[in-house]
Molecule: small-subunit ribosomal RNA
Organism: lake water metagenome
RNA sequence: AGAGUUUGAUCCUGGCUCAGAACGAACGCUGGCGGCAGGCCUAACACAUGCAAGUUGAACGCCCUAGCAAUAGGGAGUAGCGCACGGGUGCGUAACGCGUGGGAAUAUACCCUUAGGUACGGAACAACGUUUGGAAACGAACGCUAAUACCGUAUAAUGACUCCGGUCCAAAGAUUUAUCGCCUAAGGAUUAGCCCGCGUUAGAUUAGCUAGUUGGUGAGGUAAAGGCUCACCAAGGCAACGAUCUAUAGCUGGUCUGAGAGGAUGAUCAGCCACACUGGAACUGAGACACGGUCCAGACUCCUACGGGAGGCAGCAGUGAGGAAUAUUGGACAAUGGGCGAAAGCCUGAUCCAGCCAUGCCGCGUGAAUGAUGAAGGCCUUCGGGUUGUAAAGUUCUUUUAGAUGUGAAGAUAAUGACGGUAGCAUCAGAAAAAGCCCCGGCUAAAUUCGUGCCAGCAGCCGCGGUAAUACGAAUGGGGCAAGCGUUGUUCGGAAUCACUGGGCUUAAAGCGUACGCAGGCGGACAUACAAGUCAGAAGUGAAAUCCCUAGGCUUAACCUAGGAAUUGCUUUUGAAACUGUAUGUCUAGAAUCCCGGAGAGGUUAGCAGAAUUCCGAGUGUAGAGGUGAAAUUCGCAGAUAUUCGGAGGAAUACCAGUGGCGAAGGCGGCUAACUGGACGGGCAUUGACGCUCAGGUACGAAAGCGUGGGGAGCAAACAGGAUUAGAUACCCUGGUAGUCCACGCCAUAAACGAUGUGUGCUAGUUAUCGGAACCUUCGGUUUCGGUGACGCAGGGAAACCGUUAAGCACACCGCCUGGGGAGUACGGUCGCAAGAUUAAAACUCAAAGGAAUUGACGGGGACCCGCACAAGCGGUGGAGCAUGUUGUUUAAUUCGAAGCAACGCGAAGAACCUUACCUACACUUGACAUGUCCGGACGAUUCCCAGAGAUGGGUCUCUUCCCGCAAGGGACUGGAACACAGGUGCUGCAUGGCUGUCGUCAGCUCGUGUCGUGAGAUGUUUGGUUAAGUCCAGCAACGAGCGCAACCCUUACCGUCUGUUGCCAUCAUUUAGUUGGGAACUCUGACGGGACUGCCGGCGUCAAGCCGGAGGAAGGCGGGGACGACGUCAAGUCAUCAUGGCCCUUACGUGUAGGGCUACAAACGUGCUACAAUGGCGGUGACAGUGAGCAGCCACCUCGCAAGAGGGAGCUAAUCUCAAAAAACCGUCUCAGUUCAGAUUGUCCUCUGCAACUCGAGGGCAUGAAGUUGGAAUCGCUAGUAAUCGGCCAUCAGCAUGGGCCGGUGAAUACGUUCCCGGGUCUUGUACACACCGCCCGUCACGUCAUGGGAGUUGGUUCUACCCGAAGGCAGUGUCCUAACCGCAAGGAGGGAGCUGACCACGGUAGGGUCAAUGACUGGGACGAAGUCGUAACAAGGUAGCCGUAUCGGAAGGUGCGGCUG
Repeated sequence: AGAGUUUGAUCCUGGCUCAGAACGAACGCUGGCGGCAGGCCUAACACAUGCAAGUUGAACGCCCUAGCAAUAGGGAGUAGCGCACGGGUGCGUAACGCGUGGGAAUAUACCCUUAGGUACGGAACAACGUUUGGAAACGAACGCUAAUACCGUAUAAUGACUCCGGUCCAAAGAUUUAUCGCCUAAGGAUUAGCCCGCGUUAGAUUAGCUAGUUGGUGAGGUAAAGGCUCACCAAGGCAACGAUCUAUAGCUGGUCUGAGAGGAUGAUCAGCCACACUGGAACUGAGACACGGUCCAGACUCCUACGGGAGGCAGCAGUGAGGAAUAUUGGACAAUGGGCGAAAGCCUGAUCCAGCCAUGCCGCGUGAAUGAUGAAGGCCUUCGGGUUGUAAAGUUCUUUUAGAUGUGAAGAUAAUGACGGUAGCAUCAGAAAAAGCCCCGGCUAAAUUCGUGCCAGCAGCCGCGGUAAUACGAAUGGGGCAAGCGUUGUUCGGAAUCACUGGGCUUAAAGCGUACGCAGGCGGACAUACAAGUCAGAAGUGAAAUCCCUAGGCUUAACCUAGGAAUUGCUUUUGAAACUGUAUGUCUAGAAUCCCGGAGAGGUUAGCAGAAUUCCGAGUGUAGAGGUGAAAUUCGCAGAUAUUCGGAGGAAUACCAGUGGCGAAGGCGGCUAACUGGACGGGCAUUGACGCUCAGGUACGAAAGCGUGGGGAGCAAACAGGAUUAGAUACCCUGGUAGUCCACGCCAUAAACGAUGUGUGCUAGUUAUCGGAACCUUCGGUUUCGGUGACGCAGGGAAACCGUUAAGCACACCGCCUGGGGAGUACGGUCGCAAGAUUAAAACUCAAAGGAAUUGACGGGGACCCGCACAAGCGGUGGAGCAUGUUGUUUAAUUCGAAGCAACGCGAAGAACCUUACCUACACUUGACAUGUCCGGACGAUUCCCAGAGAUGGGUCUCUUCCCGCAAGGGACUGGAACACAGGUGCUGCAUGGCUGUCGUCAGCUCGUGUCGUGAGAUGUUUGGUUAAGUCCAGCAACGAGCGCAACCCUUACCGUCUGUUGCCAUCAUUUAGUUGGGAACUCUGACGGGACUGCCGGCGUCAAGCCGGAGGAAGGCGGGGACGACGUCAAGUCAUCAUGGCCCUUACGUGUAGGGCUACAAACGUGCUACAAUGGCGGUGACAGUGAGCAGCCACCUCGCAAGAGGGAGCUAAUCUCAAAAAACCGUCUCAGUUCAGAUUGUCCUCUGCAACUCGAGGGCAUGAAGUUGGAAUCGCUAGUAAUCGGCCAUCAGCAUGGGCCGGUGAAUACGUUCCCGGGUCUUGUACACACCGCCCGUCACGUCAUGGGAGUUGGUUCUACCCGAAGGCAGUGUCCUAACCGCAAGGAGGGAGCUGACCACGGUAGGGUCAAUGACUGGGACGAAGUCGUAACAAGGUAGCCGUAUCGGAAGGUGCGGCUG
């Protein structure tokens, strides 16, 4: 410090996720030691048991025990001090509670200092004794008694009160000698109470709250100020700088995190507060409204003799419960501290220690050195090896920790040690007792094999898993950390993702529709004063601990100790005066006023005008009109449409008209008048900062809509009808009502848009236009101010783009945003007559949603171009019969593959057996075939027999007896045995190689360097011409290059040279015959050359490329044909040509044999053949080719047969012989018929091939003679030696050709042209597509799951108001009852107590509200789900451009009307 994730890729926006640190943690696996810390976060739930606050005999009496006594010890009680500390918890509390800094009207036991005093008396009550009640707790009556308990008197100020005269107030002794006490007063210290400034969570879907409320006077009360309380008076007080209400919460020092600013948090330690079963109350006291005190009420628990009683662990242990989860019913007062005491001492679950727990932090160990045959084993393997790995074993050492034995502290100043026989030290034995957890697809360090097969599972995000998983599980190996390691949860960080530091708002989320404007914020120039902000110095405070630095102590560290720094804050004070502020004075540059002037659809009201539509009346006139893609509904012979004249009525104002004008926006358009707002230009004067912005507020605010009343020509939601359509609740047509118009009143929203808030200043220009002004002037020009546009520099921006009219650079103020969906929805509030508007969430769900730009692809977008693509033609297919292939069906099997074009006479250039892969049956098992090992042998050929369907098995006859080597032995061949292995047309073409198809012989596809762009990418390759062509030329930020195109190759067309046999024959002879002699001219053969290049001429064209025409030429603009197929696409085809990874079978999925099947047949399709006839059939005659093939062959010729063919038989290994006859052509006949057409089918007899023609071959003779008379929708081929037509040859092959390949003969028609169909290319445009339109995607309905709203209500919590009740308690009143001290001789009094009464008041009750939560039949929408249903709304002109607001209609998306926007 960043990384992953939206896309085909890119940049941006933006969310989600990860890596870090931390924890009072928990869970899983594992676990050696020690030190230091920590340990109920949940039920402030309930608690058994023990302990946690006593002490003092030097205040007092009594009792008991021991003793003769002195005395000693003990006990309960009176009395004193303490129990308000210490310890626990965090319920409540949003508060002067806490933090911080101040303040005045206070108290303060014990302690310190000072001054003074401490005299004289009195009456009781406990204990105790007697009696007595009760189960108990606990009492009752009578009697006795002491005190430092209680009371009186005296004394009385420097004390208190005061009307200034005065009045009032104390004490306690003990013991014996020194002290300890006691009282009053003053001061101190400590502690506590009270008041104030500032700070202190969230919600405005909480906006008003408050009657003791705010203040005053008086009184009461308190230690003390005060409505603290009361009486009276006044009507205040708080609040948008957030009162009140609701929710949540102890606050702080600090802790965690972070670079910091911040954010989160408030365990342990420390300070403060609050609480002590719940609520209330006071008493005592210096101090409490009191955790281990009292009283009352309530709930709960316990005891009970049923009459009554007792209790409060949020003290330490411990129990139950809750929970994911948190310890011992331990030791000691030795230390530190606390209480009491004169002291000894006693008490102390405070505290110090120990126990439990890896809960955390820190330290140590589990051994060290050496050791290569790189052991064994494991794992992987390309089978060679690699790795685990110096790791182990082995050898030599060491002993920390743990263990054993011994010794043994400090903590303790004299004594006293729980810890503890602890820490430490010494000795001993022995590598001995001591390693796990997570991870290994990317982020993120670390990979292989096997298993599994969208299963099981993983997953923090992206995502893995559907038979080759580095992602699941296991193993091996590796990486990380380590007595721990992972997971989960939580916090901060990364996140600049709430942005103070430090973000944004044209299009990504985000500028209010617009203006005015109170509060608020901000504010021109100069001068003076002040000093609030600001700055500087000083002082106080900012507790300690913590963090940081330095030093020190435990062997180190954690930990602990000391010192320093820091504590960014608050307060006080001194000073400064630039800036802000305040006050005063002045100024004119901001702002406003005044005068003059012109421009304008600015607004309101009234009047007027013409054109047009419609309607009405009348005339002319006749059959249609209207409407559409085409029609129909509709109107019209009752006279329409058309046309002329007249009239009525309403609405809107052509031309002018313009990125022209005006207005704040919405918006504003005929003319005239009246009233009226604003802006602009010019000018001199006036005021003197009067300004800018603006939460709340107010006003205006298109269209639609609402209310009341008018009006209604046209248009037109709804509605009706006609069309279209699968449907058509639409688009189109004919009608048509609200509405549109006016007046008045509502509504308050729009894509109310420049998707751009207002104001001010600054930062190049060019150009156009509107309104003024000045100057120069011939048209006109220059300058300047204010508007409206276009382009453009700097700069900005993710880019598109913006650019003095900013989206630049700054300032001021306001509004708004924080992932998508849910949702601008629900609930609540406000407004509205309603429609609805406004304000505005959450649960849940996704990992994206989005912006701009790029490359493609696509478009029922555009432009250009090409192709037998269409058109123009010729001939077919589709109908028939047959052949052949396919589907389907059938079958034991009908083997397999190919599937739109680009499968279907395809693999198959030839299934009777074989082929053959399929089926049935019978056999074989190292195998039909290959290599290796061992043993044996020759092997082999031939005859015959038996069994069998055959394979095979058994026997037999004859012949033969391998090669090399001296030998041993080796090699080839062969039989047997066992094992490695063979074998597989078994699966996967979606694991592959190779080969092939296709777009397409289309003209494209790329690269290097440079340049442009943040980038994907672009440029080049675009543009203008041209071409068959990215062919060439010109231009150009490009310049070059590669693969393609073309050419080079083959063939064909012409010529030449050479070659002349088997080919040829002009000339000379010769023959039946180029037959022979001869010839080398011609044809031809086949080798080498030539030839064609827009080379020449003319025109066009950019002085180009090239095009058009012409000449010459055998051939002319690529001469014709072929081979040749760029980058790539289709997971195209092929595992059955071959090769090959993986998987599968191994007496079978291998191998052999026989028979069958691939040839089936209701039906459908493709490709062909033959026809339907006269351009023909039949018969006859008999002319003219070119390829090519031939020895297991082609076969002349002869004979036989009607023929297929058969029997003889010459030639030819081929320019020699043979196949071989070419056929259409020509002549004759038939005369339009199912025929002398057509030949299917069938019968019968033959021929050939072959081991064998039954299933299942081909051919021949005779006989038979089906459908078919030119073929619906649709569809195919072809542009010249082509189509059409005619025959020939060849491959395969024993035989089998309508198929395939090749050869020649005869030989056309047509192309205006590119609008349309199909395919392709280039450029451009739109896009929500990128698996790329066979794309994407919307809504209803149906089913399931989840969360949520409404809901008659129901239940509970909380709170408010009114009323009732009124415990305890203090206060007030009262003074029947009781009463020791004082007064009084007494009676009695003072005082006190109980009682009674009153107001206050807790709990409780009644009634009515508010609010929150849970639940609820039914119901609304939402989200998510596997390939459900209906349509096709959106994205391309998405097939009716889309969207916004509103109204209405419709199964649904949606349609339509009105106005608006361009996204």